A computed fold for a 478-nucleotide part of an RNA from an uncultured bacterium, annotated as small-subunit ribosomal RNA, 3' major domain.

[in-house]
Context: one part of a larger RNA
RNA sequence: UGACGGGGGCCCGCACAAGCGGUGGAGCAUGUGGUUUAAUUCGAUGCAACGCGAAGAACCUUACCUGGCCUUGACAUCCAGAGAAUCCUGCAGAGAUGCGGGAGUGCCUUCGGGAAUUCUGAGACAGGUGCUGCAUGGCUGUCGUCAGCUCGUGUCGUGAGAUGUUGGGUUAAGUCCCGCAACGAGCGCAACCCUUGUGUCUAGUUGCCAGCACGUAAAGGUGGGAACUCUAGACAGACUGCUUGGUGACAAACCAGAGGAAGGCGGGGACGACGUCAAGUCAUCAUGGCCCUUACGGCCAGGGCUACACACGUGCUACAAUGGUCGGUACAGAGGGUUGCGAGCCUGCGAAGGUAAGCCAAUCUCUAAAAGCCGAUCUUAGUCCGGAUUGCAGUCUGCAACUCGACUGCAUGAAGUCGGAAUCGCUAGUAAUCGCGGAUCAGAAUGCCGCGGUGAAUACGUUCCCGGGCCUUGUACA
Repeated sequence: UGACGGGGGCCCGCACAAGCGGUGGAGCAUGUGGUUUAAUUCGAUGCAACGCGAAGAACCUUACCUGGCCUUGACAUCCAGAGAAUCCUGCAGAGAUGCGGGAGUGCCUUCGGGAAUUCUGAGACAGGUGCUGCAUGGCUGUCGUCAGCUCGUGUCGUGAGAUGUUGGGUUAAGUCCCGCAACGAGCGCAACCCUUGUGUCUAGUUGCCAGCACGUAAAGGUGGGAACUCUAGACAGACUGCUUGGUGACAAACCAGAGGAAGGCGGGGACGACGUCAAGUCAUCAUGGCCCUUACGGCCAGGGCUACACACGUGCUACAAUGGUCGGUACAGAGGGUUGCGAGCCUGCGAAGGUAAGCCAAUCUCUAAAAGCCGAUCUUAGUCCGGAUUGCAGUCUGCAACUCGACUGCAUGAAGUCGGAAUCGCUAGUAAUCGCGGAUCAGAAUGCCGCGGUGAAUACGUUCCCGGGCCUUGUACA
C1' cells in the first nucleotide's frame, strides 16, 4: 500500500422487510449430468454452464459411427499434353462412381497462338470442425451503469509511499458547494444520440371525413374538402427557470407551491472507466507452435446426434365455478409478403384442397385479435375439470416422414384436488393475465426477439441475510 475480520461508523441495491405471482409435488416440452451405445460429434460447468453456441439435427446440416470408394485430391496457384464451353441420353451400382452413345464447333488473332472452361499426367503443394483459449488477435461474459481509476507539477517522508481523492454538507453520481499544501488535468458520471409523452408550422396519398352534394342492403363507395385523426420532416417546450414560502452556512442543495402535456435524471433504450476472474471461445473467423499426409484429408449410402433403471435446471398445461362448454357481439399495436402473401366462391366435420381477384403494398393480403361484454348450460363430481397415453382414419411439406415431422377427425381417457425442506421474479402501465407478429425456416416452438389489450397489491423501516461504495481500526496474510 492492499486484502481479510462471526471489528466499528456512514450509505446504497427487489438485499431484507411489506405485498403479489411462481418454482420445488403431477403430466408433457426442452437442456444437462449419468448410464447405454458401433456412434449416441464437439464445446459451455457456482453466481457469470444447463429452452446456452443451435435465429429451428428426417436426407442435407454433420463435425460422430458402420460399410463402399478416391489419392495433386471437393477447393487455390504454377507446368506439359489433349479437347471450345455446354447440353441430351443408355447400362451396372445403395450411391459415390465406372463403362459408353449423340448434339455442338463459338470469341480474339500478328495464324505462332491466346482468353474462358473441361479432361489427363508430374510434382511443388492443397486439405484437417486434429491438439494447445495456460502461446495469441478479435469478440464476449462478469463484478457493475457500481462510482470509481489515475496523471502532471508542487509539498511531506531516508524510503515504500502519502497528499490531491481525506474533512463538513449534498447528490443517482469523485454530483455540486464550503474548507484544506495543494493547484490543475485525464478516463469514467452527467449531457450531446434514438424512442415515447404536449403543441406549432409545412405537406395531404395509398391514410382521414367535420360541413356540402350524389349514392348504398351496408360502406369515404363517388364528387369534393384540408378541419379532425394519422403519417413524417422542421421547430417549440423543462432550466430548480419562478418578484412564491420553508430548511440550510448568506453556499451547494432539500421540502412545499404556482404555472404546465410533462417537474426536479419525466419514462424507456443505446452507451460499460482502470482493472478482476491465466473467466469463455483455436468449432464463426484469423493466427504461433505441435501433429496427420493412399489419411486425423476427400466422396457416398445407411445409421446416430431423437437411446433411458435414474438425478438436476428452465419452461408449458393443469388440478377448476374469478371456471369449463355453446351461441351472439366489441375494441389493438407492431411486423411480414413475388420461388411470396393470397381475398372471394366452391368442396370437405376438419387439417386442407380446387379455382382465382388484388398486391413489389399507409392501396392488396397474412388478419379471426384474445381476455372482455350479453345470454344459455354445467353444481363440486377425478366431474361437461384435466388432457397425457394409445388405436384407427386422414391433411400438408418434402426425392423421402420406419428409425424421427407438424397438423386434423373419431375413439381412448392417465397423473393431477394447489405441492416438504428449500427457492425465484417483480416497486407501475410494473407484476399478473390475454392474445398478435417476426427472425431462423421446404416442413418442424411450450424457446427466443418484439407488439399491444386488461391491469393490481405493498414498501413501517434498515435490526437481520446477500452483494457493493467511502472512512476508520486490528492482523502471526501478500
Background:
Its mean pLDDT, the model's own confidence on a scale to 100, is 84. Its Rfam family is "Bacterial small subunit ribosomal RNA". Its family is annotated with structural constituent of ribosome and ribosome in the Gene Ontology. The RNAcentral record of the full RNA draws on ENA, Greengenes and SILVA.